c-di-GMP-I riboswitch aptamer from Halanaerobium praevalens, 88 nucleotides, folded computationally. Of the family's consensus pairs, 95% are formed in the model.
């Protein structure tokens, strides 16, 4: 210093579930909390998925029924961008 990367060491993040908000839903913020993560760190840029307030349309005239993000999901799978840690 370049390739290869095992295994430790210092730490990290924190799932359900409770428990206060905040959302029309999904979901989401704080405390408790560990089910798990070598990127479970950022950012919704594609793709998947959830949610339908608004809109539109139908009609049995009902607080109905469908479609449809701008909403949501980085702990869904990509993609970009930061980062630790180095034994033979």
């Nucleotide at each position: 210093a370049a390739u290869a990367a095992a295994u430790a060491u210092u730490a990290g993040c924190a799932a359900a579930a409770u428990u206060a908000g905040c959302g029309a839903a999904a979901g989401u913020u704080g405390a408790u909390g560990a089910c798990g993560c070598a990127a479970a760190g950022u950012u919704a840029u594609g793709g998947g998925u959830c949610u339908a307030a608004g809109a539109u349309a139908u009609u049995u005239a009902a607080u109905a029924u469908a479609u449809u993000a701008u909403g949501a999901u980085u702990g869904c799978c990509a993609a970009a961008c930061u980062g630790c840690a180095c034994a033979g």